About this RNA: RNAcentral holds the full RNA, with entries from ENA. Predicted 3D model of a 534-nucleotide part of an RNA (large-subunit ribosomal RNA, domain I) from Sciadococcus taiwanensis. The coordinates come from a structure-prediction model, not an experiment, and the mean pLDDT is 83. The organism belongs to Sciadococcus, within Eukaryota.
[in-house]
Context: one part of a larger RNA
RNA sequence: UUACGGGGGAUACCUUGGCAUCUAGAAGCGAAGAAGGGCGUAGUUACCAACGAAAUGCUUCGGGAAGCUGGAUACAAGCUUUGAUCCGGAGGUGCCCGAAUGAGGAAACUCUUUAUACUAUUUACUGAAUUCAUAAGUAAAAAAGAGCAAACCUAGUAAACUGAAACAUCUUAGUAACUAGAGGAAAAAAAAGCAAAAGCGAUUCCCCUAGUAGCGGCGAGCGAAAAGGGAAUAGCCUAAACCAUUGAAAAUUUUUCAAUGGGGUAGUGGGACAGCGUUCAUUGUAAUUAGCAAAAGUUAGUUGAAAUAGCUGGAAUGCUAUGACAAGAUAAGGUAAUAGUCCUGUAAACGAAAACUUGAGCUAUUAUAGCUGGAUCCCGAGUAGCAUGGGACACGUGAAAUCCCGUGUGAAUCUGCGAGGACCACCUCGUAAGGCUAAAUAUUCCUAGAUGACCGAUAGCGAACCAGUACCGUGAGGGAAAGGUGAAAAGAACCCCGGAAGGGGAGUGAAAAAGAACGUGAAACCGUAAGCCU
Numbered sequence: 001u002u003a004c005g006g007g008g009g010a011u012a013c014c015u016u017g018g019c020a021u022c023u024a025g026a027a028g029c030g031a032a033g034a035a036g037g038g039c040g041u042a043g044u045u046a047c048c049a050a051c052g053a054a055a056u057g058c059u060u061c062g063g064g065a066a067g068c069u070g071g072a073u074a075c076a077a078g079c080u081u082u083g084a085u086c087c088g089g090a091g092g093u094g095c096c097c098g099a100a101u102g103a104g105g106a107a108a109c110u111c112u113u114u115a116u117a118c119u120a121u122u123u124a125c126u127g128a129a130u131u132c133a134u135a136a137g138u139a140a141a142a143a144a145g146a147g148c149a150a151a152c153c154u155a156g157u158a159a160a161c162u163g164a165a166a167c168a169u170c171u172u173a174g175u176a177a178c179u180a181g182a183g184g185a186a187a188a189a190a191a192a193g194c195a196a197a198a199g200c201g202a203u204u205c206c207c208c209u210a211g212u213a214g215c216g217g218c219g220a221g222c223g224a225a226a227a228g229g230g231a232a233u234a235g236c237c238u239a240a241a242c243c244a245u246u247g248a249a250a251a252u253u254u255u256u257c258a259a260u261g262g263g264g265u266a267g268u269g270g271g272a273c274a275g276c277g278u279u280c281a282u283u284g285u286a287a288u289u290a291g292c293a294a295a296a297g298u299u300a301g302u303u304g305a306a307a308u309a310g311c312u313g314g315a316a317u318g319c320u321a322u323g324a325c326a327a328g329a330u331a332a333g334g335u336a337a338u339a340g341u342c343c344u345g346u347a348a349a350c351g352a353a354a355a356c357u358u359g360a361g362c363u364a365u366u367a368u369a370g371c372u373g374g375a376u377c378c379c380g381a382g383u384a385g386c387a388u389g390g391g392a393c394a395c396g397u398g399a400a401a402u403c404c405c406g407u408g409u410g411a412a413u414c415u416g417c418g419a420g421g422a423c424c425a426c427c428u429c430g431u432a433a434g435g436c437u438a439a440a441u442a443u444u445c446c447u448a449g450a451u452g453a454c455c456g457a458u459a460g461c462g463a464a465c466c467a468g469u470a471c472c473g474u475g476a477g478g479g480a481a482a483g484g485u486g487a488a489a490a491g492a493a494c495c496c497c498g499g500a501a502g503g504g505g506a507g508u509g510a511a512a513a514a515g516a517a518c519g520u521g522a523a524a525c526c527g528u529a530a531g532c533c534u
Stems, first nucleotide, its partner, number of pairs: 001530006013484002017455002019452007026444002028148002036097003039052003043075002047071002049056001058091006067079003102111003112115001118145002121141005152183001153181005163170001167217001193200002204231004214222002235436003238380001242262009267414001269379004273373004284368004289364004295358005301350003307322005324341002326330001332344003385409008395421001416431005471478002491518001494505004
């Protein structure tokens, strides 16, 4: 160097698994014992899955139609057209631990008197300091809470690395993290608002305004709002004045307090009050609750078009022929190579005994009135405001309005009060100190469907495979590797060597140079043989 091997598992091919997005559903489970586990249950049963001493399953109502006794073969024994297995609805059973709740405990165990432990609620009884009372206690009733869960949401507590080319104000950032709580969304919300001489009319979200106005060791950086355009639209209830009833207290014929009912809810101020009107019924509108309920949907399913022959081959879906045929179906997957016409399906159409969801509509119930007058009463108090110390506002104390909190102080009631970025005047806008409120918006542990100039086994989830496993760590925690025989096991009867492993024949197969260390089988590396060089 050539040839032939070994070894190894790259490469191309494949995909059971992932990733991302979209649409629809659902958005909770739990003392009626959850999530998560332990231990059991099969004829033989280690594991996974399923189930729970009624244990690989029970009852019932539907679907379905020939086989079935899970993955998972085998043997045995059975079931099934008197309809099994299987699929769906509703029930029953559901050991022990676990919030775990009779007591204890080193979870899945122990003990006894066999008990819903504790908290909240109600009732009864008892009853301190302290006389009445109150607190506390005891018993009973009823059964609300407790725990778990991915993100989204609200509130509380709250960093540092980092950036500023060092670093301290600043930034990172009110972020991560922790805590509490709620819902299918949450939060916010019907102007003590914006605006500017014109006007708008609750909130939320998007676009734009705009990297603008501003803030800023005026550094790094931070960074609006109104207006305009869209999405979606919805508004209400109380407190008070006044009236009535009941009760209590004072006190002597009236007050005060409490409860309940009426009344009343506004900024062009409104209401009480007085007068007129309304009041029933009908009609209209709205709401809520309750009942009935058309219809639709979800949870099994059903029907579902159309091709044959020849050739090659292990195998036809390939090739050839036939004036082939279907098409509301030429999506897709499978079938021994590439199938519209073989199978499952697809388009289209149909379907529920039972449960659930939505719910047109109907019935019942409830609510739904203003006008004028006058100026007697009411219109949310330790509140607003102010001082001081902080925080939030894009705004770092600044000329710093506005909002919130600590401490101190402390108003007014419509001839009132607040705001319009110090403050004052004028003008304009609004009506604080009570509460509720759908939609547009955010998210995806989960269910179903669809899609991909997404991955294709060192990729894609850590996990295509019995993976949060093996293994490591006292622990918190960390955390792998590992896919492919063949169309079909037809998985090599029998013979030979050997203790076996392994191999040689024989046989199967298209192929065994597909033999289970199994598809393809690169390189490093290791050999055998030959040639050449030394």